[in-house]
RNA sequence: GUCUCUGUGGUGUAACGGUUAGCAUGACGGUCUUCAAAACCGGAGGCCCGAGUUCAAUUCCCGGCUGAGACG
Numbered sequence: 001g002u003c004u005c006u007g008u009g010g011u012g013u014a015a016c017g018g019u020u021a022g023c024a025u026g027a028c029g030g031u032c033u034u035c036a037a038a039a040c041c042g043g044a045g046g047c048c049c050g051a052g053u054u055c056a057a058u059u060c061c062c063g064g065c066u067g068a069g070a071c072g
Stems, first nucleotide, its partner, number of pairs: 001071005007065001010025004018055001028042004048064003052060001
C1' cells in the first nucleotide's frame, strides 16, 4: 500500500429495516442480617463519527476513524 472482518451501558454479548435496543456481570439504592456475605427487589447507565436511501436505519449504501487478520 491492497483486501477482509470488527466497533452496542463500566465490562462481555444479542437484536429479519418496524414492540419502550435484550441478557449477563459490575457500580449504586432498598429488603434481610448484630455487622457483613449470599439471596431477593429497584431505578440509573449504551447503538464509533459524518452523509445518503427509506414512511421508518443499531441494521442497508458511501466516506472517515479505531482495533484485528491476510497478502505484498